[in-house]
RNA sequence: UCACGGAGAGUAGCGCCAGGACUCGCUCACGCGAGUUGACGAGGUGGAAGCUUAUCGAACAAUUCGGCGGAUGGCUUCCCGGUGCCACGAUCGUCAGAGACGGACAAACCGAGCGGGCGACCGCGCGACAAUAACCGUCUCAAGUGGUGGA
Repeated sequence: UCACGGAGAGUAGCGCCAGGACUCGCUCACGCGAGUUGACGAGGUGGAAGCUUAUCGAACAAUUCGGCGGAUGGCUUCCCGGUGCCACGAUCGUCAGAGACGGACAAACCGAGCGGGCGACCGCGCGACAAUAACCGUCUCAAGUGGUGGA
């Protein structure tokens, strides 16, 4: 490098639809058939187990109703790992302490436009705005005890 074979990943605010709502066709009608809709983004994973209606805001008082499955959330325990090393403890999760204040960051709805569908409706790019954790800036607090290594 080529050939053959195997495994995994390329889904995770994500997937699905037995109810509802809506559309089309058939039907006097009941109803049947085929469809549409069914959460807008931001953010989020060391491993395992258990429990748990799993974070944040946007839009709308309109079905973003209702339900099922999953899940990176939270709590507890254990394991691994960071805070020089070891033990205990504390705290955190690989950018590996906590808190306060400030800062920056979205999409949908909507507007105008284009495209697909008989239709419900769907798609595309353009225009505005947020919060939490993390991030950035400033400040405060913490960074233990014992042993030990280096400078």